[in-house]
Molecule: SAM riboswitch aptamer (S box leader)
Organism: Hymenobacter persicinus
RNA sequence: AAUUUAUACAGAAGUGGCGAGAGAACAGGCUCCGUGACCCACUGGCAACCAUCGGUAGUACGAAAGGUGCCAAUUCCUGCCCGUUUCGGCAUCUGCCGGCGGGACAGAUAAGUU
Numbered sequence: 001a002a003u004u005u006a007u008a009c010a011g012a013a014g015u016g017g018c019g020a021g022a023g024a025a026c027a028g029g030c031u032c033c034g035u036g037a038c039c040c041a042c043u044g045g046c047a048a049c050c051a052u053c054g055g056u057a058g059u060a061c062g063a064a065a066g067g068u069g070c071c072a073a074u075u076c077c078u079g080c081c082c083g084u085u086u087c088g089g090c091a092u093c094u095g096c097c098g099g100c101g102g103g104a105c106a107g108a109u110a111a112g113u114u
Stems, first nucleotide, its partner, number of pairs: 001114007013043005021032003026079004044071003049067002052063003075106001080103005087098004
C1' cells in the first nucleotide's frame, strides 16, 4: 500500500508549549476557535478489538489492563440508491423539497492475509 472480517446515537480532560485556523478529501450546512481552538508533550481518564487469566463441550460470560485505539458535536449532518404521499409542504401526473427508516460508497479503528 492492497485486501478480508468486525465495530460506531454509549463513554472519557487537566496542565504546559505553539499561535491561526480547525472539524479526512470535494461541495453545501452547522459547529469549535486569541476567554487560545487544531496540533505537540506530560499527566490523568474511557473503552475492551487482540493477547493473558478464569469459565464453557464449544460459545456465552467474568477478571485484569500487556499491545493498539480513543477522550466536542451519531463517523457533526447531508450528497448516491430504495422505501415511506395514511409524516409534512409544494406541484398536478406519478414529480420536487424536507423529515423518518434501510442500504451502498468513502473515511476511521482493531484483528488477520498478501